The RNA shown here (SAM riboswitch aptamer (S box leader)) has 138 nucleotides and comes from Nocardioides sp. NCBI's taxonomy places the organism under Bacteria, Bacillati, Actinomycetes, Nocardioidaceae, Nocardioides.
[in-house]
RNA sequence: UGCUCAUCGAGAGGGACUGAGGGAACGGCCCUGAGAAGUCCCGGCAACCGCCACGAGCCUCCUCCCACCUGUGGGCGGGUCGUGGAAACGGUGCUAAUUCCGGCCCGGCGCGAGAGACGUGAUCGGGGAAGAUGAGGA
Numbered sequence: 001u002g003c004u005c006a007u008c009g010a011g012a013g014g015g016a017c018u019g020a021g022g023g024a025a026c027g028g029c030c031c032u033g034a035g036a037a038g039u040c041c042c043g044g045c046a047a048c049c050g051c052c053a054c055g056a057g058c059c060u061c062c063u064c065c066c067a068c069c070u071g072u073g074g075g076c077g078g079g080u081c082g083u084g085g086a087a088a089c090g091g092u093g094c095u096a097a098u099u100c101c102g103g104c105c106c107g108g109c110g111c112g113a114g115a116g117a118c119g120u121g122a123u124c125g126g127g128g129a130a131g132a133u134g135a136g137g138a
Base pairs, nucleotide, nucleotide: 001138003136004135005134006133007132008131013042014041015040016039017038021031022030023029026102027101028100043095044094045093048091049090051085052084053083054082055081057080058079062077064075065074066073067072068071099130104127105126106125107124108123109121110120111119112118
């Protein structure tokens, strides 16, 4: 950098240095000299991976064991999946606003002279796109 999968309506801030931007991009709407971003220190949140316990189907890639018809079968473990737990320890992450909101598609509802078709939206729901984080490959 790209790919796959999962999650994204919850939660959690003080100090020091410094000094003008920041919320990914675009459009909004916000935050910000009552101090942005950044760096450092000390906290905190959460529970993705790791860890612990229990359970289950599957697989046969791996270790070991057994059987025989010698490459097949079976079993333990491992892997995988599920449920629960801890947060003392390890790897991350996060700590304004739903990923701050929206865009593209579908449907409801409202509006338009408006039943239909059509158009539209300070509206509701679903999906997608984009993005973020983690895990695993490349």